[in-house]
RNA sequence: AGAGUUUGAUCCUGGCUCAGAACGAACGCUGGCGGCGUGGCUAAGACAUGCAAGUCGAACGGUCACAGUAUAUUUAUAUAUUGUGAUAGUGGCGAAAGGGUGAGGAAUAGAUAGGUAACGUACCCCGAUCUUUGGGAUAGCGUCUGGAUGCUUGCAUCCUUCCGAAAGGGGCGGUAAUACCAAAUGAUACCAUGAUUCGCAAGUUUCAUGGUCAAAGAUUUAUCGGAUUGGGAGCGGCCUAUCUCCUAUCAGCUUGUUGGUGAGGUAAUGGCUCACCAAGGCAACGACGGGUACCGGGACUGAGAGGUUGACCCGGCACAUCGGAACUGAGACACUGUCCGGACCUCCACGGAGGGCUGCAGUAACGAAUAUUGGGCAAUGGGCGAAAGCCUGACCCAGCGACGCCGCGUGUAGGAUGAAGUCUCUCGGGAUGUAAACUACUGUCAGGGGAAAGAAAGUCUUAGGAUUGAUCUACCCCAAAGGAAGUCACGGCUAACUACGUGCCAGCAGCCGCGGUAAUACGUAGGUGGCAAGCGUUGUUCGGAAUCACUGGGCUUAAAGCGUGUGUAGGCGGAACAGUAAGUGUCUUGUGAAAUCCCUCGGCUUAACCGAGGAAUUGCUCGGCAAACUGCUGUUCUUGAGACAGGCAGGGGUGCGUGGAACUCUUGGUGGAGCGGUGGAAUGCGUAGAUAUCAAGAGGAACGCCCGUGGAGAAGUCGGCGCACUGGGCCUGUUCUGACGCUGAGACACGAAAGCGUGGGUAGCGAACGGGAUUAGAUACCCCGGUAGUCCACGCUGUAAACGAUGUCUACUAGGUGUUGGGGAUUCUGACACUCUCAAGACCGAAGCUAAAGUGUUAAGUAGACCGCCUGGGGAGUACGGUCGCAAGGCUAAAACUCAAAGGAAUUGACGGGGGCUCACACAAGCGGUGGAGCAUGUGGAUUAAUUCGAAGCAACGCGCAGAACCUUACCUGGGUUUGACAUGGUUGGAUGCCCAUCCGGAAACGGAGUAGGCUGCCCUUCGGGGUGAAACCUUCACAGGUGCUGCAUGGCUGUCGUCAGCUCGUGUCGUGAGAUGUCGGGUUAAGUCCCAUAACGAGCGGAACCCUUACCGUUAGUUGCCAUCAGGUUAUGCUGGGAACUCUAACGGGACUGCCGGUGUUAAACCGGAGGAAGGUGGGGAUGACGUCAAGUCCUCAUGGCCUUUAUGCCCAGGGCGUCACACGUGCUACAAUGGUGGCUACAGAGCGAUGCAAGACCGUAAGGUGGAGCAAAUCGCACAAAAGUCAUCUCAGUCCGGAUUGAGGGCUGCAAUUCGCCCUCAUGAAGUUGGAAUCGCUAGUAAUCGCGUAUCAGCCACGACGCGGUGAAUAUGUUCCUGAGCCUUGUACACACCGCCCGUCAAGCGAUGGGAGCCGGGAGUACCCGAAGUCGGGUUGUCAACCUUUUAGGAGACGCCUGCCUACGGUAAGUUCGGUGACUGGCGCUAAGUCGUAACAAGGUA
Repeated sequence: AGAGUUUGAUCCUGGCUCAGAACGAACGCUGGCGGCGUGGCUAAGACAUGCAAGUCGAACGGUCACAGUAUAUUUAUAUAUUGUGAUAGUGGCGAAAGGGUGAGGAAUAGAUAGGUAACGUACCCCGAUCUUUGGGAUAGCGUCUGGAUGCUUGCAUCCUUCCGAAAGGGGCGGUAAUACCAAAUGAUACCAUGAUUCGCAAGUUUCAUGGUCAAAGAUUUAUCGGAUUGGGAGCGGCCUAUCUCCUAUCAGCUUGUUGGUGAGGUAAUGGCUCACCAAGGCAACGACGGGUACCGGGACUGAGAGGUUGACCCGGCACAUCGGAACUGAGACACUGUCCGGACCUCCACGGAGGGCUGCAGUAACGAAUAUUGGGCAAUGGGCGAAAGCCUGACCCAGCGACGCCGCGUGUAGGAUGAAGUCUCUCGGGAUGUAAACUACUGUCAGGGGAAAGAAAGUCUUAGGAUUGAUCUACCCCAAAGGAAGUCACGGCUAACUACGUGCCAGCAGCCGCGGUAAUACGUAGGUGGCAAGCGUUGUUCGGAAUCACUGGGCUUAAAGCGUGUGUAGGCGGAACAGUAAGUGUCUUGUGAAAUCCCUCGGCUUAACCGAGGAAUUGCUCGGCAAACUGCUGUUCUUGAGACAGGCAGGGGUGCGUGGAACUCUUGGUGGAGCGGUGGAAUGCGUAGAUAUCAAGAGGAACGCCCGUGGAGAAGUCGGCGCACUGGGCCUGUUCUGACGCUGAGACACGAAAGCGUGGGUAGCGAACGGGAUUAGAUACCCCGGUAGUCCACGCUGUAAACGAUGUCUACUAGGUGUUGGGGAUUCUGACACUCUCAAGACCGAAGCUAAAGUGUUAAGUAGACCGCCUGGGGAGUACGGUCGCAAGGCUAAAACUCAAAGGAAUUGACGGGGGCUCACACAAGCGGUGGAGCAUGUGGAUUAAUUCGAAGCAACGCGCAGAACCUUACCUGGGUUUGACAUGGUUGGAUGCCCAUCCGGAAACGGAGUAGGCUGCCCUUCGGGGUGAAACCUUCACAGGUGCUGCAUGGCUGUCGUCAGCUCGUGUCGUGAGAUGUCGGGUUAAGUCCCAUAACGAGCGGAACCCUUACCGUUAGUUGCCAUCAGGUUAUGCUGGGAACUCUAACGGGACUGCCGGUGUUAAACCGGAGGAAGGUGGGGAUGACGUCAAGUCCUCAUGGCCUUUAUGCCCAGGGCGUCACACGUGCUACAAUGGUGGCUACAGAGCGAUGCAAGACCGUAAGGUGGAGCAAAUCGCACAAAAGUCAUCUCAGUCCGGAUUGAGGGCUGCAAUUCGCCCUCAUGAAGUUGGAAUCGCUAGUAAUCGCGUAUCAGCCACGACGCGGUGAAUAUGUUCCUGAGCCUUGUACACACCGCCCGUCAAGCGAUGGGAGCCGGGAGUACCCGAAGUCGGGUUGUCAACCUUUUAGGAGACGCCUGCCUACGGUAAGUUCGGUGACUGGCGCUAAGUCGUAACAAGGUA
C1' cells in the first nucleotide's frame, strides 16, 4: 500500500466481499514447563451453609474462675480481702469507611473552570482558657411457687412453677459510672442595639453596652482524657458557566409554573415550603415528549482527523428484595440499623414469629460461557485500645481455566546401498529424504536428592537478649535423548499439487463460484505451504471505506437543483479614516489527580511485568501586550443598488367591443341515386329526396398567410383587429440618495393538462359507451356515431420528461459568424453600406473542465456568497402517523425481507416488420417440372422375436448402400464354443503334427469313431538309430476380442455459409481505455480489381494468375488411325501396294494483351462503340474453398483417451429379419397422348469397357436365350443396332391401336439355393390417369428441354439411382418495386448463448417477512377521584411521669402516651394515551431449472 466481483471487451459511478489489528470471549481439534495478568458480559432473578465489624476492664457496677492472706469451722466449706484472668450488661469510639454491583438516571449526574461576602466538619495538628458544686434514676442483678422424700439441717432429688410453642414480654425490689439532670463561672463564642473601617453593592473591620450558653473523670505519678473557643489540614454541602447519545413520523410546553413581598424551614442560598400580589417563564441555537445509556481518567483502532468503547486499575455518582419514611449521629434518610406497606421464602403448638450474598467462597437456575464452600493476618492498610493485643473473605498468598501477554523446551553434529514402508509413474524412474536407522555429543525443562539466604519492617525486654513466614524461590548434585507437536490451508484474491473415490449426488463456499464420468474447488491419501503449545471457526469493534468527504465527495446524462417567484429569521457583504479590543495572535498565572501512552535510566538470568525521572495531557483559566484581518461604534465616499429625465421594441397582463374564412344546423330553390368511408369493407346517411349546388338565416369555437433556432414574461405560458386600464425591460443623459446589497430555512403568491363544485354555454372535436371491421382472440390500433369534457364566470385542486433533465447572485478568463432591440461616428441627403458600442437571443470553436458524450463569456472553465438535494438495486415515493383537500388525491416519509449487482458513457459485433449503395435464376420475363395418378426408392409412423445402426430445416429423406436371396449382417430365434476366428510372449507335455479316403450323430457348426495312404525341420550316422526341439499340436498364464457407450473427451476426413470478397498483421498516429485508423470517402470492377484522394506507410492469407480440358493455327511424328494424288483388286469395304497432303492421334509451340481506333471519364483507373481475329474484354468448363461459424456430421471406414464386458456385449453355425403395411412425406420413373402411338424403310455420335472377360459370323427358339467359339490383353477384335431425326403407311380425339399398373399361365438366365425375396421373355389380363388445390423446384446458351449410349459396384439383380458421353436444340431478361440470401457504409438497441435474443403483467403452486383487521392479551408514563400504613410537622388532650421551679397529699414547666389535621407509599375506580404481542379474514411485496394466458417494452419492437 491494495485486491476480487456488473461487461464480449472498456472507462466511470456504485454497492458487496477479502487481506490488518484488537477482545473479560465462546466453539472444534490438540496440549510439555514457567513468570505476570485475568475470569457470571445472561436472571439488579432465587439462595442452603460458613465466614465478611468490632473493640475498650486504664469509663462503670456486678458475676465467674484461679492463686494467696485473714477469720469461722472437724473436714467439706463459708465470709472478708488482695492479685491475675474471663466477661453478659451500662457507657465510649467505630459501625456513613473498606468490599459489591450498574438497576435507575439525559441532569438533582459527570468532566473542566470558577464561586460560597450563603455553609458544615467527629477523629488529627497548632494556640488560648477552663475542668467548680450537687442530684435523682436505670440496665445488669434478685424475685414473682408451693408440696413431697432423703438425710450430713441446708443441701440433694421429684412434681409444680407471671404470660408465651418460640421470638420475646410483664410485675416488684434494689445498684454504678466518663450514662442522665440541675446549679456556678465564663470569653476574642452566640444574639440584640449603637458607633466605626473598607467596598459600586451584597457585605465587612473594629469598638462600646446589654443578654445567653460548659465540663468527667481514669490509671498512676507521668500521662491519657473532658469543656469552651480561634486557626490549620483533610473531607463534605450548595451555586454558576461550558460541554455530554438518537428522534421533528414529538412543535408548542408550563400554574409553584416565572417573578415579587412576608413568613416558615435548613449547617447554608433558593418556590425548598406556605400566604398574598403580578402574569410571567421556556422554545427551531430544538422547549415539551419518546427511546437508549452510569460518567470521566482511559481502552481498541486509525498516518492523522476521527470512529467505537467504558471489563480489570483510579476518581465521581447511584443502588442494596420492591416502594415509602424518618430516628440516631460530626456525618445516613444508613448493603450485613429501625418503622410501615407489597411480593417471595422459612419455622410454627395456627395464636404468631423470622429472613434479605448487587461482601468472600459456594448452590441450583439461566445460558455459547466465566474459578476454591482453600491458607494467613507474616507484609500493606483500616477499627478499637495507654498498651500488649483483638477484629479485618480489605489485603497478601495458594488452587482451577492455554482466557490473554511474555519466555523456554520437545535435542545438537555427522550420516546415501539415497534402506524399508507409503505415494506417484511415460514402468525408466521420481517424491517423502539426512529425514530415519547408525555414530558421537550436550543436559535447558519435567523427575530424584541436598541446602543457605531473602521477602523482616517491627514488637517485647531484666537492655544480656527473646520472638514473628500463610506463601514463593535463587543455588548445588544425580541419571537419562530418555517424558514433551499439533493445527489450518493448498481454484483466484492468497504462500502451497498430485492420485483415487464420487458424478448437479454427497457435499464445499468469505466474495467470485466449484460438483451433470478425466474435479489442483466435494471426500480420502501422499506431498507442499503457513503458524506453532497452540491452530482454526464464530461473534463484536476500528481499519481498508475519500462508502457521510472538517482534514477529504458530489448533483446535464450514473443517486442528487425545490415548477417559478416575492420575502422573514439566519448566513455573507463595496471604498476611505478614526476609535474599541469580542474574535484573533503572542507572552504569562493557576489548573489539567494518580495510573496509562511516549522517552531515558534502573530491578527481576531475558521478556512480559515492575520502579524512578522527564515529556506529554493539543483543554479551561488569571493578567499583560499587539491592532493587520473579522466584529462593534462614529465620520465620510460613489463604482454596487435605487431614483429622475428623454426615447424605443414587444403574441407581457386584465376588461370591453368588433371582423372575415371555415364548419354544423335551419328554411327555400335546382337536381335525382347514390353519398360516405377504408388497405379492402361494413356499420351510417339517402326516393319522407341525401351527397352536390345556389340563396337567406342561426350558432359556437379557433384566429390561416405574415410566422422567423423571431418577440415578451419569474415560471406556467402568450398570436385576427380596435379601445381603456396596467406590470416589466432596454438605450441615452450622469441630475439625486449614499451600501439602501446578495441569498433565503419557515412563510406567502403564481402555477400546463386532466379532475372537482355552482351556474351558463355547446359549432367542431371527443374519454366512457354503442355499432361495423380486423384478429386465434381484439374490452385496441381503422371506420360510423357519441356523453362527460373541451368554452365562459366564480371557487377548489397544486401536480407534469413543470427539461437547458443544468438553483440564484457577483467577478474574471481567445476568438469567429448570423439574428433582434437601442445609441454613436463616417459619406451632402437618402434606401443602404461600413464601423464602434450597450442589451438580448442562436451557431462554431481556443485554453480549461469532463468517465465520456460534450461544454466552452448564455460554462459543465477559474473563484466567492447563500439555499436546496444525494449516499447500492428492489421492497417504495409504498405502509403507519401527521397535515392539506369536497373528492380524486397531494406533501412529509420508514422498516422487515431480498439481490450482488442495479446504473452512466463510449467500443466491437449481431440483429431491425431502420436507411442508402451493390450483387445473385433472388424476383420479374420465359421454358420445363414437382404437388393430383400408377409404380420405383428413401424416410417417418405403426407392427414385429428382429424389422441392426447412423443421418434430422436449408446443409437428413435414390443419404452412408459404386448392388441385403446365403455371404454381406452389425439385428432376432435356436444350436455350439471359451487362451478363443486373429497377434505376441512365457510355460507343460510328449513325439508328434498336417493332408486325405471311410463311418456314426446332427440343420450345420461341431462332436465322436477309425485308421489305409502320403508328407514331416536341422545336425551326426555304421542307415539300426542318436541328439536338438525350429515349424505345428496339447496344457496353462499374461492376454486376445467387442459394428458395446461417449462425435459434448479427440485426431483425421467431410458438409455449410460460399468461389461470397472478405479476414488480418507490422510500424506509425489518434483515444485514459476497449478500440480506431489502414480496410473510410469519390469513381471503377466479377473481385479489398484498379485509380484518385488521404495519418497513414507497407505486408500476409484470400481474389486474379500459374494447372487441366475445350475452341484456331503451326512444327514434329505417322500405327492399329487417315486416303487427296498414283497403281492393283472386290458385288462392296484403305481391302492391298504406296503416300505423309487432309482428318485424326499426342507432344511441343504460337495466339488475346483493353494491344489498336473513336468517345466518355479527373491528362486516372476504367467503361461504351468499332476494326482486325478461330476466339474480345476472367472466351466456355474444371480443379483450386481465406480468417472463421454451426459443441454441424462421423467412435459403424480408420486411429484414439476414458468407461463397460471377458464360459460373453467375444467367436462359429442353421433359419429368420433388414423386403412387414390402415397411413404421411421427400426424390424419381412412366404417363395422361396426334409436336403423338404403331408398323416398315433409311441415316449421323462420343466417351468408355473387355481374360473367372468381351464375344463376331453361323445355327436353334416368337422371344428371353441356347449351341458353338473366329477374333481380341484392344486407335487392329468384340460389347455395338445409337436414339430422337428423316421418310412411307395407319390410327382421328376415344379412357382410345393412349396408358401400362395389377394378375394368371408358360418359359429363360444367374446361382449350392430364387418360398419369404432376383432379373428377363412370351401369351393373356388392361387399374388409376384426360395436365393436377394451396404451395413449390430447376434453368440465362450449346444452357433449358428432349433423345439415346457407356461405366463403376456386380454370380445375378430389384439401376427408373449415381457418375459420365455425345445427338437435336430453344424462349426470355439490358429491370431491381417486391420475396429470399449475401456484401459495404450508416442508424437504433434494454441483444452478446447475440431476435430461435431479451423481456412484462395477471392467474396457479411452494416458502418468507410485512400492512389493514371485529377484537383479545400484556407493558409504560401520566390525569381525575376514592382509600390511606408508617412517619415528620401542626392541633388537641380529662391518661402517665424521678430530676428543675413553686405557695409541695398538689400545681407549673417539660416529656411520654392517646386522639386528630395536612402530606403520603401501597391499593382501588374511571376515561383516555402510548408501545408491544396475538387474531378469523384480507391487501400488496419478495424469492423459487423447465406451469397457464397473452406479447406491453428493447429495432420505426411492428399503433414511436